[in-house]
A computed fold for a 72-nucleotide RNA from a Bacteroidota bacterium, annotated as transfer RNA.
It matches the Rfam family "tRNA". Rfam links the family to the GO term triplet codon-amino acid adaptor activity. Rfam classes the family as a transfer RNA.
RNA sequence: GGUUCUAUGGAAUAAUGGUUAUUUCGGUAGACUGUCAAUCUACAAAUCGGGGUUCAAUUCCCCGUAGGACCG
Numbered sequence: 001g002g003u004u005c006u007a008u009g010g011a012a013u014a015a016u017g018g019u020u021a022u023u024u025c026g027g028u029a030g031a032c033u034g035u036c037a038a039u040c041u042a043c044a045a046a047u048c049g050g051g052g053u054u055c056a057a058u059u060c061c062c063c064g065u066a067g068g069a070c071c072g
Base pairs, nucleotide, nucleotide: 001071002070003069004068005067006066007065010025011024012023018055027043028042029041030040031039048064049063050062051061052060
């Protein structure tokens, strides 16, 4: 340099183009307990950046950024 794959809360992960973006761990608060742990309930927290297509984009297309694999 070429081809290709991936990017979603703090970590991991799901999501036929359509209702409040899912679940687990973690965090905070509460319940329970003589106390802690465990358990239960509630809450906060995310779509890599820009553009395009569409009534509607996490999803499709293009460019870029970052990372991985292969080729040279």